[in-house]
RNA sequence: GCCGCUUUAGCUCAGUCGGUAGAGCAACACUUUUGUAAAGUGAAGGUCCUCGGUUCGAAUCCGAGAAGCGGCU
Numbered sequence: 001g002c003c004g005c006u007u008u009a010g011c012u013c014a015g016u017c018g019g020u021a022g023a024g025c026a027a028c029a030c031u032u033u034u035g036u037a038a039a040g041u042g043a044a045g046g047u048c049c050u051c052g053g054u055u056c057g058a059a060u061c062c063g064a065g066a067a068g069c070g071g072c073u
Base pairs, nucleotide, nucleotide: 001072002071003070004069005068006067007066010025011024012023013022019056028042029041030040031039049065050064051063052062053061
């Protein structure tokens, strides 16, 4: 230098053909217990890596860039 893959909640990851962003775990509150743990219930937590474009509408499609991983030279 070229090619490919990945980037979504604090962490690990889903998200189908473009149409209201989700799960598990953690943390928090409550119930239960003499108390803790475990168990159960509930609520909260997101500028979907950045910028731009297409579209009535983009996590999703297109372009440029960034970071990480791998391959080739």